[in-house]
Context: one part of a larger RNA
RNA sequence: GCUGGCGACUCAUAGGCAGUGGCUUGGUUAAGGGAACCCACCGGAGCCGUAGCGAAAGCGAGUCUUCAUAGGGCAAUUGUCACUGUUUAUGGACCCGAACCUGGGUGAUCUAUCCAUGACCAGGAUGAAGCUUGGGUGAAACUAAGUGGAGGUCCGAACCGACUGAUGUUGAAGAAUCAGCGGAUGAGUUGUGGUUAGGGAUGAAAUGCCACUCGAACCCAGAGCUAGCUGGUUCUCCCCAAAAUGCGUUGAGGCGCAGCAGUUGACUGGACAUCUAGGGGUAAAGCACUAUUUCGGUGCGGGCCGCGAGAGCGGUACCAAAUCGAGGCAAACUCUGAAUACUAGAUAUGACCUCCAAAUAGUAGGGGUCAAGGUCGGCUAGUGAGAUGAUGGGGGAUAAGCUUCAUCGUCGAGAGGGAAACAGCCCGGAUCACCAGCUAAAGCUCAUAAAUGACCGCUCAGUGAUAAAGGAGGUAGGGGUGCAGAGACAGCCAGGAAACGCUUAGAAGCAGCCACCCUUGAAAGAGUACGUAAUAGCUCACUGAUCGAACGCUCUUGCGCGGAAGAUGAAUAGGGCUAAGCAAUCUGUUGAAGUUGUAGGAUGUAAAAAUACAUCGGUAGGGAAGCGUUCUGCCUUAGAGGGAAGCACCCGCGAGAGCAGGGGUGGACGAAGCGGAAGCGAGAAUGUCGGC
Numbered sequence: 001g002c003u004g005g006c007g008a009c010u011c012a013u014a015g016g017c018a019g020u021g022g023c024u025u026g027g028u029u030a031a032g033g034g035a036a037c038c039c040a041c042c043g044g045a046g047c048c049g050u051a052g053c054g055a056a057a058g059c060g061a062g063u064c065u066u067c068a069u070a071g072g073g074c075a076a077u078u079g080u081c082a083c084u085g086u087u088u089a090u091g092g093a094c095c096c097g098a099a100c101c102u103g104g105g106u107g108a109u110c111u112a113u114c115c116a117u118g119a120c121c122a123g124g125a126u127g128a129a130g131c132u133u134g135g136g137u138g139a140a141a142c143u144a145a146g147u148g149g150a151g152g153u154c155c156g157a158a159c160c161g162a163c164u165g166a167u168g169u170u171g172a173a174g175a176a177u178c179a180g181c182g183g184a185u186g187a188g189u190u191g192u193g194g195u196u197a198g199g200g201a202u203g204a205a206a207u208g209c210c211a212c213u214c215g216a217a218c219c220c221a222g223a224g225c226u227a228g229c230u231g232g233u234u235c236u237c238c239c240c241a242a243a244a245u246g247c248g249u250u251g252a253g254g255c256g257c258a259g260c261a262g263u264u265g266a267c268u269g270g271a272c273a274u275c276u277a278g279g280g281g282u283a284a285a286g287c288a289c290u291a292u293u294u295c296g297g298u299g300c301g302g303g304c305c306g307c308g309a310g311a312g313c314g315g316u317a318c319c320a321a322a323u324c325g326a327g328g329c330a331a332a333c334u335c336u337g338a339a340u341a342c343u344a345g346a347u348a349u350g351a352c353c354u355c356c357a358a359a360u361a362g363u364a365g366g367g368g369u370c371a372a373g374g375u376c377g378g379c380u381a382g383u384g385a386g387a388u389g390a391u392g393g394g395g396g397a398u399a400a401g402c403u404u405c406a407u408c409g410u411c412g413a414g415a416g417g418g419a420a421a422c423a424g425c426c427c428g429g430a431u432c433a434c435c436a437g438c439u440a441a442a443g444c445u446c447a448u449a450a451a452u453g454a455c456c457g458c459u460c461a462g463u464g465a466u467a468a469a470g471g472a473g474g475u476a477g478g479g480g481u482g483c484a485g486a487g488a489c490a491g492c493c494a495g496g497a498a499a500c501g502c503u504u505a506g507a508a509g510c511a512g513c514c515a516c517c518c519u520u521g522a523a524a525g526a527g528u529a530c531g532u533a534a535u536a537g538c539u540c541a542c543u544g545a546u547c548g549a550a551c552g553c554u555c556u557u558g559c560g561c562g563g564a565a566g567a568u569g570a571a572u573a574g575g576g577c578u579a580a581g582c583a584a585u586c587u588g589u590u591g592a593a594g595u596u597g598u599a600g601g602a603u604g605u606a607a608a609a610a611u612a613c614a615u616c617g618g619u620a621g622g623g624a625a626g627c628g629u630u631c632u633g634c635c636u637u638a639g640a641g642g643g644a645a646g647c648a649c650c651c652g653c654g655a656g657a658g659c660a661g662g663g664g665u666g667g668a669c670g671a672a673g674c675g676g677a678a679g680c681g682a683g684a685a686u687g688u689c690g691g692c
Base pairs, nucleotide, nucleotide: 001692002691003690004689005688006687011091012090013089014088015087016086017085018084019083020082021081022080023079026048027047028046032042033041052059053058062074063073064072065071094232095231097229101222102221103220104219105218106217112196114194115193116192117191118190119189120188121186123155124154125153126151130147131146132145133144134143135142159183160182161181163180164179165178166177167176198214200210202208207216235626236625238623239622240621245258246257247256248255249254259383260382261380262379263378264377265376266375267374268373273347274346275345276344277343278342284336285334286333290330292328294326295325296324297323298322301319302318303316304315305314306313307312349371350370351369352368353367354366355365386411387410388409389408390407391406392405393404394403395402416427417426418425431600433598434597436596437595438594442590443589444588445575446574451587453586454585457582458581464577471561474559475558476557477556478555479554480553481552482551491546493544494543495542497519501513502512525540530537601616602615603614604613605612627681629678630677631676632675633674634673639669646665647664649662650661652659653658
């Protein structure tokens, strides 16, 4: 790992509720008794019910409160005993699972210290004290040579250890091997025997070690400890169907109450829609208040300046109240003010069938069936981590697949079609069958179902098929305005004339200041740009000639250009497309589990059938109806060596769990029907045991 067994809502007692049954002359016994046991029977103590209210005295269909006869509260009634189901409480209480805690014991053959008694340490090196002799001295000290053999001394085997690397890592080995390494006469190593015990021992101290176990050993017991935590929880079909919110919580991944679900009752007649009537202060808007704000006018007051001995007077391109005009701004501003929403009222249900009928008709009217809303109870659940889209806000950076509210949708618990793929987007809600029809969203060149359709424009960028400010004689339209055969625009030819004055070394159109007139003229500025020291030169405005028909400026709309840099290689999803792109219009067509058609089933109204209408996605969860297993009662059980159960195969029936039949194998038991009782259904629990 596979496979086969086993494996989880039980039992007792006491309540609540529902159903069924007995009795209702109210019901019922408990312990106990009951000549084998269990019953029958006995046993009426007790319990429930028959009257309530009040703390109570007490009163009583009432009573309590109270001054009250006001008002108000509670009453004004009601079975009981069993069984079954469900639920609650107490117990291990659906099953498995701790780490721990406590008690009593077992351990020092490992290891830690200690005690007793033994054992062991090749070889080599160094050469302390002391001593001897010589030198030395008055004697010493001292000194030299020798002798000597000290040392937690040195090198290095055994022995003890364990610093490094490699190998090994389902190992040769639950700690080793190999190569190096440290100590090796010492606080050394070691044999044997013994001591110390868990809230403890021992510890040259690492929380080390105390038998592969140590921040408290091991064994058994309390013990099925407890677990708001994780995992698991076994047959079928049918009906309904959530929540992820509020309040509280030593509360936040748990609970309690409420909300939302199921089921069972009672009451009501509505829901939706239309109309009417309301209150509001949001969006918007506005500036009348409050706050804020720009410019201008007038300008209180102040500052500054001047005159004056002072009083005071005058000036002011400064600040500026107030006021007037123009223009803004606000969640905590409002002279105003919607849409929605909310409240109340009025009208009024929808679908189908049928009658009116002595002739026709039905929109009036009558009858019937079905569907839909709300309120209040009984019993019993789950939920209380939500996610995302849209809209209105707060926080944040008008960031986040961010966070937090409100309203709605979807997912959650929702399949199908579309969006290439894609819980939350678009369409649409799957009872079952069909090789039938019509559509939705979205599509109709190919892959790929369906018009290489029609018509009118635009785009040349592969824009389409990612983005801004700022940029541009891209291109197609629209508006305004100017100029033009009295010749425009562009080009070419020609003209474009004098030193204005001041200043200055000079200033002559062109450093600077002032003025900017006049004349001649077709026209020419007291000069547009370059240039010179200053002139000169060149050029423009302006004018003529030439040419011969359009040429400028500005606003705006559609589609494009560019701005445009990312990490493996490259993405309209791809091929590819000049439409198969974009915009407008039109027709056709494809397309889903939608809807229609045909046939069947189920649920409700409604427990015979027929029939009508409505309904039948579904997690948590609730309700209803069934199948099967083992044992057992009745049928004093059918069947069975002329072959039972079991096993594998074939075939049939049923919506399903499942149930028949057949021939084999097998070799002794064993159905159906109606009941009863449960160790009653496995695929999951790092389940458990066996086999492979």